[in-house]
RNA sequence: CCGUGCUAGAUGGGGAGCUAGCGGUGCCCUGUCACCUACAAUCCGCUAUAGUGGGGUCGAAUUCCUUGCCGAGGCCGGUCUUUUUCUGGACAGUGUCUCUGCAAGUGGUGUUGACGGUAGGGCCCUGCGCAAAGAGGAACCUGUGAACCCCGUCAGGACCGGAAGGUAGCAGCGGUAGCAGGGCAGCUUCUUGUGCUGCAGAUCAACCUUGCCUGAGCUAACUGCGCUGAUAACGCAGGGGAAGGGUUGUCGGAGCAAGGUGCACGG
Numbered sequence: 001c002c003g004u005g006c007u008a009g010a011u012g013g014g015g016a017g018c019u020a021g022c023g024g025u026g027c028c029c030u031g032u033c034a035c036c037u038a039c040a041a042u043c044c045g046c047u048a049u050a051g052u053g054g055g056g057u058c059g060a061a062u063u064c065c066u067u068g069c070c071g072a073g074g075c076c077g078g079u080c081u082u083u084u085u086c087u088g089g090a091c092a093g094u095g096u097c098u099c100u101g102c103a104a105g106u107g108g109u110g111u112u113g114a115c116g117g118u119a120g121g122g123c124c125c126u127g128c129g130c131a132a133a134g135a136g137g138a139a140c141c142u143g144u145g146a147a148c149c150c151c152g153u154c155a156g157g158a159c160c161g162g163a164a165g166g167u168a169g170c171a172g173c174g175g176u177a178g179c180a181g182g183g184c185a186g187c188u189u190c191u192u193g194u195g196c197u198g199c200a201g202a203u204c205a206a207c208c209u210u211g212c213c214u215g216a217g218c219u220a221a222c223u224g225c226g227c228u229g230a231u232a233a234c235g236c237a238g239g240g241g242a243a244g245g246g247u248u249g250u251c252g253g254a255g256c257a258a259g260g261u262g263c264a265c266g267g
Stems, first nucleotide, its partner, number of pairs: 001267006009058003012030004020047005035055005064260006073251003077247001079245010091235001093234002095231003100226003104223003107219003116213007125201004129196003132192006140182005150175004158167003
């Protein structure tokens, strides 16, 4: 060096997750597709030689092992942008509403006289008066009306009397008090968020109005400027979530490079 037969080993790997930990099933990535079979997320198997059981193939190198480079992809942290949600706060931030002031602009009003001043009247209140409405009373009308203890007249009858005559008096008739109804044209009393005009008083703060004086402003509807208060719509502060950009750290498939790797027999 060649051949034959073996052995270690290989027959995908990685990330997150799960786990005390390792590997697997499940998810994701990669990929030169990679042996079959039983198990498994309320998990399965195992313990640093860390899937186990059964069967097959390759097998000392393109294929196994170690290291380095590059790097798909994953994870963690912080940062920026956008968006969403919750909470807070009335902030000489914005917006909206409200109170109030000024009068630069617009508008309205004003020499047919603004603002202001002054005199009077009204509005408001009290009392009296007149009227109206309502309620009541009296007068008045109608009906009824006292068994007797209301009135008049009192038939008959009764009593007294010799008689003339007298007395009391029921029914009836006529009335009265009373009761009921009507009535208000007239009288009278009361009430009235009624009207009126008249008188007197009070009030004259405001408002309206009239006369007089003065002689150019007045108003604040809109804009503007300021002030008071409210409002969480936006901004603002804090917390949570989502997406994206760039980044630190970490793991890292495939690929590339370097190095390493046994036994027996025969020639």
Bacterial large signal recognition particle RNA from a Candidatus Aminicenantaceae bacterium, 267 nucleotides, folded computationally. The RNAcentral record of the sequence draws on ENA. The source organism's lineage runs through Bacteria, Bacteria candidate phyla, Candidatus Aminicenantia, Candidatus Aminicenantales and Candidatus Aminicenantaceae. The gene name in the source record is ffs.